[in-house]
Order: sequence, then C1' cells, then structure tokens
RNA sequence: GGGUUACUAACUCAAUGGCAGAGUAAUUGGCUUUUAACCAAUCAGUUCUGGGUUCAAUUCCCAGGUAACUCA
Repeated sequence: GGGUUACUAACUCAAUGGCAGAGUAAUUGGCUUUUAACCAAUCAGUUCUGGGUUCAAUUCCCAGGUAACUCA
C1' cells in the first nucleotide's frame, strides 16, 4: 500500500426497512441473625462520525474514523 470483517446499555450479544431488546453488572426492596444465594422492581442508548436513498434507516448506499485478520 491492497483486500475482508467488526463497531448497538458499564460488559457479552440480539434486532434481515415499521415502538431499540436480552443476559450479566449497578441501585432499591423482600427473604435471612448477617453475608452469599434466591425473589421482585428500578435504572442504564447521540445504535462510531458525517452525508445520501426512503413516508420511515441499527438495517440499504457513499465517504471518513478505530480495531482485528489477511496479501504484498
């Protein structure tokens, strides 16, 4: 330098154009002599950035950024 893939909650991951979700974590409460475990609830999002297409974009297209792999 060329190519491919990935980027969504604090972490690991879903969501194949139509209300952004789950588990873990955190917080609060219950249970327990206490802790852990268990039960219930709550909180947590500029979906990497900027544009385009569309009535509507996490999803499709373009450019950029970061990371990984690969070829030279």
Predicted 3D model of a 72-nucleotide RNA (transfer RNA) from Codium adhaerens.
Rfam family: tRNA. About the family: Transfer RNA (tRNA) molecules are approximately 80 nucleotides in length.
The prediction has a mean pLDDT of 81.
RNAcentral holds the sequence, with entries from ENA.